Transfer RNA from a Candidatus Shapirobacteria bacterium, 73 nucleotides, folded computationally.
The sequence is in RNAcentral, with records from ENA.
The coordinates come from a structure-prediction model, not an experiment, and the mean pLDDT is 81.

């Protein structure tokens, strides 16, 4: 410096052909318990790495940049 993969909730991921965000764990409440644990029930919590394009609509498509992995000089 050049390729190719990847960033999505505090954390591990899914989000398969573009209709507008889930899950497990983790974290508040509350029930059971003397109390913790565990279990059950509601609940909060992500401008989908950033900026732009395309389309009536983008996490999803393209560009550019920033981080991470890899390889290749």
């Nucleotide at each position: 410096g050049g390729g190719c993969c990847u960033g999505u909730a505090g954390u591990u991921c899914a989000g398969u052909u573009g209709g507008a965000a889930g899950a497990a764990c983790a974290c508040u409440u509350c029930a059971u318990u003397u109390g913790c644990a565990a279990u059950g029930a509601a609940g909060a919590g992500a401008u989908c790495a950033g900026c732009g394009g395309u389309u009536c609509g983008a996490g999803c498509c393209c560009g550019c940049u920033c981080g991470g992995g890899u390889c290749c000089a």